RNA sequence: CGUAAACACUCUGGAGAGACCGGUUGAAUCCGGCGCCGAAGGUGCACGAGGCAUGGGUCAGUCACACCGAUCCACGCCUCCAAACUCUCAGGCAAAAGGACAGAGGGGCGCCU
Numbered sequence: 001c002g003u004a005a006a007c008a009c010u011c012u013g014g015a016g017a018g019a020c021c022g023g024u025u026g027a028a029u030c031c032g033g034c035g036c037c038g039a040a041g042g043u044g045c046a047c048g049a050g051g052c053a054u055g056g057g058u059c060a061g062u063c064a065c066a067c068c069g070a071u072c073c074a075c076g077c078c079u080c081c082a083a084a085c086u087c088u089c090a091g092g093c094a095a096a097a098g099g100a101c102a103g104a105g106g107g108g109c110g111c112c113u
Stems, first nucleotide, its partner, number of pairs: 007107001009105005018034001020033004035093003041089001042087001044085001048080005054074006
C1' cells in the first nucleotide's frame, strides 16, 4: 500500500400458520375463548475437549506396607460446545409491516495476516 473476513447501512428476493369465535365489532388495540406456525430474538442438546471423584492393574518409591506421584482400564458427576435440529418464552397466523437467509453495492473504526 492492497486484499479477505466480521459488523452497520442501502437496494432486491424472501416461507409457514384461523380476515377464527364472543364482547352492538372492517383491520389494529383491549377483555374472554379455542386452534395453529417457525425464518426477528431467545431456550435446550451431539461429536469433541477439559476438570473432579471412586474402584482395579502396572510403574515409581520403601527393608516391607501405606501415603504422595505417573500411567492404563472401567464408571459417575461437572464445565465448555453447533444447526434451517429442538422448545414454542417471545414473536407471528388477509394485506401492510416484520422476516432467518441469499445476491449486489459501497462505507467507517480497530486488530491481525